[in-house]
Context: one part of a larger RNA
RNA sequence: AUGAACGCUGGCGGCGUGCUUAACACAUGCAAGUCGAACGAACCUUCGGGUUAGUGGCGGACGGGUGAGUAACGCGUGAGAAUCUGCCCUCAGGAGGGGGAUAACAGCUGGAAACGGCUGCUAAUACCCCAUAUGCCGCGAGGUGAAAUGAAUUUCGCCUGAGGAUGAGCUCGCGUCUGAUUAGCUAGUUGGUGUGGGUAAUGGCUCACCAAGGCAUCGAUCAGUAGCUGGUCUGAGAGGAUGAUCAGCCACACUGGGACUGAGACACGGCCCAGACUCCUACGGGAGGCAGCAGUGGGGAAUAUUGCACAAUGGGGGAAACCCUGAUGCAGCGAUGCCGCGUGAGUGAAGAAGGCCUUUGGGUUGUAAAACUCUUUCGUCGGGGAAGAAAAUGACUGUACCCGAAUAAGAAGGUCCGGCUAACUUCGUGCCAGCAGCCGCGGUAAUACGAAGGGACCUAGCGUAGUUC
Numbered sequence: 001a002u003g004a005a006c007g008c009u010g011g012c013g014g015c016g017u018g019c020u021u022a023a024c025a026c027a028u029g030c031a032a033g034u035c036g037a038a039c040g041a042a043c044c045u046u047c048g049g050g051u052u053a054g055u056g057g058c059g060g061a062c063g064g065g066u067g068a069g070u071a072a073c074g075c076g077u078g079a080g081a082a083u084c085u086g087c088c089c090u091c092a093g094g095a096g097g098g099g100g101a102u103a104a105c106a107g108c109u110g111g112a113a114a115c116g117g118c119u120g121c122u123a124a125u126a127c128c129c130c131a132u133a134u135g136c137c138g139c140g141a142g143g144u145g146a147a148a149u150g151a152a153u154u155u156c157g158c159c160u161g162a163g164g165a166u167g168a169g170c171u172c173g174c175g176u177c178u179g180a181u182u183a184g185c186u187a188g189u190u191g192g193u194g195u196g197g198g199u200a201a202u203g204g205c206u207c208a209c210c211a212a213g214g215c216a217u218c219g220a221u222c223a224g225u226a227g228c229u230g231g232u233c234u235g236a237g238a239g240g241a242u243g244a245u246c247a248g249c250c251a252c253a254c255u256g257g258g259a260c261u262g263a264g265a266c267a268c269g270g271c272c273c274a275g276a277c278u279c280c281u282a283c284g285g286g287a288g289g290c291a292g293c294a295g296u297g298g299g300g301a302a303u304a305u306u307g308c309a310c311a312a313u314g315g316g317g318g319a320a321a322c323c324c325u326g327a328u329g330c331a332g333c334g335a336u337g338c339c340g341c342g343u344g345a346g347u348g349a350a351g352a353a354g355g356c357c358u359u360u361g362g363g364u365u366g367u368a369a370a371a372c373u374c375u376u377u378c379g380u381c382g383g384g385g386a387a388g389a390a391a392a393u394g395a396c397u398g399u400a401c402c403c404g405a406a407u408a409a410g411a412a413g414g415u416c417c418g419g420c421u422a423a424c425u426u427c428g429u430g431c432c433a434g435c436a437g438c439c440g441c442g443g444u445a446a447u448a449c450g451a452a453g454g455g456a457c458c459u460a461g462c463g464u465a466g467u468u469c
Base pairs, nucleotide, nucleotide: 001467002466005464006463007462008461011341012340013339014338015337016336017334018333019299024297025296026295028294029293030292033058034057035056038055039054041052042051043050044049065252066251067250074176075175076174077173078172079171080170083168084167088164089163090162091161092160093159094158096130097129098128099127105120106119107118108117109116110115135144136143137142150156151155177224178223179222184215185214186213189212190211191210192209193208194207196206197205227249228248229247230246231242232241233240234239254275255274256273257272258271277288278287279286280285305331307330308329309328313327314325315324316323317322344374345373346372347371354365355364356363357362378410380405381404382403383402384401388396413458414457415456416455417454418439419438420437424453425452426451427450428449434441435440
């Protein structure tokens, strides 16, 4: 010094902080929706409008969790070129003509369910075709190639190009734990050619062919351990240890693999396949993934509520009203840490009583108590009552704070006292019972064991044990 634990004890407040172990398994609820001002339809209607499953758009790549893997361009720092970037900002230009479907719905129908099948109807900012171009490809000829006259009350949208901003991908120099009782490792391996393929983009990224290279005692390869950093702890510093909370980056989402959609994912609460496990089943077949917030079992020395609110800040959608938000803001629990406060103050010697010791004179507990005077912090009771909120809107909350009232009243313990090390006597015990961090105490006068009186230290804490410097 500690994310701490255990023992004894425990009054209040503020601010922090709380599964370090089983990346073990999870009941239940919630954690990502929104738009009717894109569209058809159904229902309700006070005829103003409202509600909604579906098609469609945007968002579910953010936010939140965890640290399993990873010794790596993963991270840190500095540089770079062969790239993309929805929404946002700036500038320039444009939106001409046409078409076929489909869900919803209706009918029939399969299935225990999950979920479907067939036929028919219909719309769009859904989809497709033609045209056009400052675009792209090409030396050129030429080729290729876009849109929604959509919604609406202002206004918001659609398409193309250029630039910006933001975000992201990629490359390189340097730095980044231990072991040589690991010395050789490597076949897409190392380089080249192919205007090959692939990617947003460079590249053995991939493929065909050619060459035989490449790395390594300045530690390759192998093995072990580990997320990295800003920081944190310690220290005069150099250094050592560490990487909880907060912030940046990375990786992962039951285990392994894969792609789809998309500006962006190879996607925690999306899809497909395989596996283990759990659940439902009419045995034909289906469903699931808390390392989100709470919570349960288990493991463990050990770590909290199945709380309130979107009032604030921020995020998604929407023109807006607004809706959603276990992000967040708050409250609850834990002396888990730090800080602050209290448990009374003054006077008070007949130095009371009692306790303990005693040389029996006394000493000590001790101004301590009682008694008298005073105060009322915190707490309690009564009353008032903010700020946080821009016009409205406050979960917290009748909170903070203020005023008044009553009563010293409701509030002290823990460890230690042989030396180190501050603090001593009596009794009990008798190498027993026991103590102990080290030295060591105890065998009949124990300041070392147990108890009592007294004392020392710290104090809502005090000790013990662990870990680090």

Small-subunit ribosomal RNA, 5' domain from an uncultured Alphaproteobacteria bacterium, 469 nucleotides, folded computationally. The full RNA is in RNAcentral, with records from ENA. Rfam family: Bacterial small subunit ribosomal RNA.